Predicted 3D model of a 72-nucleotide RNA (transfer RNA) from an uncultured Candidatus Saccharibacteria bacterium. The coordinates come from a structure-prediction model, not an experiment, and the mean pLDDT is 83. It matches the Rfam family "tRNA". The sequence was found in a public genome assembly.

RNA sequence: GCCACCUUAGCUCAGUGGUAGAGCAACGGUUUUGUAAACCGUCGGUCGUCGGUUCAAGUCCGACAGGUGGCU
Numbered sequence: 001g002c003c004a005c006c007u008u009a010g011c012u013c014a015g016u017g018g019u020a021g022a023g024c025a026a027c028g029g030u031u032u033u034g035u036a037a038a039c040c041g042u043c044g045g046u047c048g049u050c051g052g053u054u055c056a057a058g059u060c061c062g063a064c065a066g067g068u069g070g071c072u
Stems, first nucleotide, its partner, number of pairs: 001071007010024004018055001026042005048064005
């Protein structure tokens, strides 16, 4: 220098153009002599940034930024 992929909650990740979710973590509760486990609930999001398409974009398109891998 070229190519491909990734970027969504504190972490790991889902998400078919039509209300953004799960597990873990955190917090509260039930249970226990106590702790852990289990169960119930709560909190947590500018969906990397800026534009474009569309009635409607996490999703489609472009640029940029960061990251991973490959080629040279």